Record summary
The part of an RNA shown here (small-subunit ribosomal RNA, central domain) has 344 nucleotides and comes from Pouteria campechiana. The organism belongs to Pouteria, within Eukaryota. Its Rfam family is "Bacterial small subunit ribosomal RNA". Rfam links the family to the GO terms structural constituent of ribosome and ribosome. Its mean pLDDT, the model's own confidence on a scale to 100, is 86.
Context: one part of a larger RNA
């Protein structure tokens, strides 16, 4: 390559959105490139094969077979193509609904912390014990007041919405999805997607602010044999706002997306109908237990890892190495893409 596979053993890409490509509903007619069926040309020569002379091999004759190929003709089921319909797949409207979805603005209280008045006197604070610490220049506690920044306890839940990272006071505006549900409109408009465009957490960088609180780096006390640590007292970047970069994660469900189909039970969150029984029907999520099926097992099990399908990523023993080079991106750190020697 193929084969086999990708929760846990090497392997799903962080997520989406989309180009080219792939793929992909009914029904009827047309067509006749694929496609099946027949016929007839060809398929040199050698050569393979089979007979014959002859024969040690070698040689000579004669014949047959031969995937293809091009032409005609049929037939139209099934790819493709053309037309005309249809609705269950997409969608789009009406009418209802839930939600920490998004931005951007304002506004609260509670705590810490620091200030400034009173009151009041020896401690306080850390810890296993203690030291540094910090306090008669009146602390720590209590009272009132004011500053300022960050976060929004209780509700809270295996709950909710989001495409994924991720989202939690409260209010107001802008705004984006999703659910039910009943008829109406639309007519395959789907679906996956190499390149390729956006979004992406913490840390980080770049200018410009802010800075309670905590708190890398440091610096001091301790511990120890030593402590460049775990204890503790400081305390810088930085967490925080804007606008840029950057573009990673054990970015995890360690399960790529879309469809279709599969025994029961049980709680639960939005709808919908029924109608009061502490119920019952359906629907779109979110759990928890199982059948059957599948796994090597652990387990999964209508949100499959179970049967089909369709489509893209990625794997091929372990180390060298996610190194090195090269190339593209980045202001850098440094992503991305990605080996060999040699070793076992």
């Nucleotide at each position: 390559c193929u084969g086999g596979g990708c929760a846990u053993c090497a392997a799903g890409g962080g997520c989406a959105c989309g180009u080219a490509g792939g793929u992909a509903g009914u029904g009827a007619a047309u067509c006749a490139g694929g496609u099946u069926g027949a016929a007839a040309g060809u398929g040199a020569a050698a050569g393979u094969c089979a007979c014959c002379a002859a024969a040690a091999a070698g040689u000579g004759g004669u014949g047959u077979a031969a995937u293809g190929c091009u032409c005609u003709c049929c037939a139209a089921a099934c790819c493709a193509a053309u037309u005309c319909a249809c609705u269950u797949g997409a969608g789009u409207g009406a009418g209802a609904c839930a939600a920490a979805g998004g931005a951007g603005a304002g506004u609260g209280g509670a705590a810490u912390u620091u200030c400034g008045u009173g009151u009041g006197u020896a401690g306080g604070g850390g810890u296993g014990a203690a030291a540094u610490u910090u306090g008669g220049a009146g602390a720590u506690c209590u009272a009132c007041g004011a500053a300022g920044a960050a976060a929004c306890a209780c509700u809270a839940a295996a709950a909710g919405c989001g495409a994924a990272g991720g989202c939690a006071a409260c209010u107001c505006u802008c705004u984006g999805g999703g659910u039910c549900c009943c008829u109406a409109c639309c007519a395959a408009u789907g679906u996956c997607g190499g390149g390729g465009u956006g979004c992406g957490a913490a840390a980080g960088c770049a200018u410009g602010g802010g800075g309670a609180g905590c708190g890398a780096a440091c610096a001091g006390g301790a511990u120890u044999a030593g402590a460049u640590a775990c204890c503790c007292u400081g305390g810088u970047a930085g967490u925080c706002c804007a606008u840029g970069c950057a573009g990673u994660a054990a970015a995890u469900g360690a399960u790529g997306a879309g469809u279709g189909c599969u025994c029961a039970c049980c709680c639960u969150u939005g709808g919908u109908c029924u109608a009061c029984g502490c119920g019952g029907a359906u629907u779109a999520g979110g759990g928890g237990c199982c059948c059957a099926a599948c796994u090597a097992a652990u387990g999964c099990g209508u949100g499959a890892a179970a049967c089909a399908c369709u489509u893209u990523g990625c794997c091929u023993a372990g180390g060298g190495a996610g190194u090195a080079u090269a190339g593209u991106c980045g202001c850098a750190a440094g992503a991305c893409c990605g080996a060999a020697a040699c070793u076992c």